[in-house]
Context: one part of a larger RNA
Molecule: large-subunit ribosomal RNA, domain VI
Organism: Parcubacteria group bacterium SW_6_46_9
RNA sequence: CGUUGAUUCUUGCGGAGUGUUCUCCUUAGUACGAGAGGACCGGGAGGAACUAACCUCUGGUGGGCCGGCUGUCGCGCCAGCGGCACUGCCGGGUAGCUAUGUUGGGACUGGGUAACCGCUGAAAGCAUCUAAGCGGGAAACCAACUCCAAGAUCAGGAAUCAUUAAGACCCGUAGGAGACGACUACGUUGAUAGGCACUCGGUGUAAGCGCAGUAAUGCGUUUAGCCAUGGUGUACUAAUUCGUCGGACG
Numbered sequence: 001c002g003u004u005g006a007u008u009c010u011u012g013c014g015g016a017g018u019g020u021u022c023u024c025c026u027u028a029g030u031a032c033g034a035g036a037g038g039a040c041c042g043g044g045a046g047g048a049a050c051u052a053a054c055c056u057c058u059g060g061u062g063g064g065c066c067g068g069c070u071g072u073c074g075c076g077c078c079a080g081c082g083g084c085a086c087u088g089c090c091g092g093g094u095a096g097c098u099a100u101g102u103u104g105g106g107a108c109u110g111g112g113u114a115a116c117c118g119c120u121g122a123a124a125g126c127a128u129c130u131a132a133g134c135g136g137g138a139a140a141c142c143a144a145c146u147c148c149a150a151g152a153u154c155a156g157g158a159a160u161c162a163u164u165a166a167g168a169c170c171c172g173u174a175g176g177a178g179a180c181g182a183c184u185a186c187g188u189u190g191a192u193a194g195g196c197a198c199u200c201g202g203u204g205u206a207a208g209c210g211c212a213g214u215a216a217u218g219c220g221u222u223u224a225g226c227c228a229u230g231g232u233g234u235a236c237u238a239a240u241u242c243g244u245c246g247g248a249c250g
Base pairs, nucleotide, nucleotide: 001151005161006160007159008158009157010156014148015147016146017145020048021047022046023045024044025043026042032037050105051104052103053102054101058099059098060097061096065092066091067090068089069088070085071084072083073082074081075080109143110142111141116136117135118134119133167245168244169243171187172186173185174184175183192238193237194236195234196233197232198231199230201227202226203225208221209220210219211218212217
């Protein structure tokens, strides 16, 4: 820019992806074979590597969560805290992101065939899978499975809305999104973010006070105190109003 205004949902021309393999059990120590050995076909189970999604579990990370420890400076001192020292060092760790973790996948099936195996069968009274005709046959091909897909310019289809246009944008609150655009959720007819409440979860029993001890310290109050990006709820705060584009059908 087109698709004769929009919103939502679709069909699928066409395209892309996937496609692997091993071992064991059974059939069966059967068929076969003098024996040694040892199947086809069929059924079942467990793996390897690869691949997709995910974070319940096992772990990793988790520099704005909790605790411990050292030196030094500061808050007048004690106590208690804060700054700096690679995040000062160390022990843990929510969400998120992750693999070595978890779950799934390759398939089944149908069709046309290759090499090849056949039936009927002449040319050529025989023979011949082929000349007419008919059948079987592969991890390959076409479908089937997953994804994209109407710029498929023959530009498809359906529903709904549309003179107060419908609708979209701008703006704002944000994140399941993200370099920026974009995308997604929401904008008071509201749980979008913050705050607050409760809760999951993390750390591991705060400070102060009391008791015991000369003291270091221990015990009690106290499974406390504190808490990030989790969950649920709650309009307290901020998403106010205005504006811009649009010009169809008739």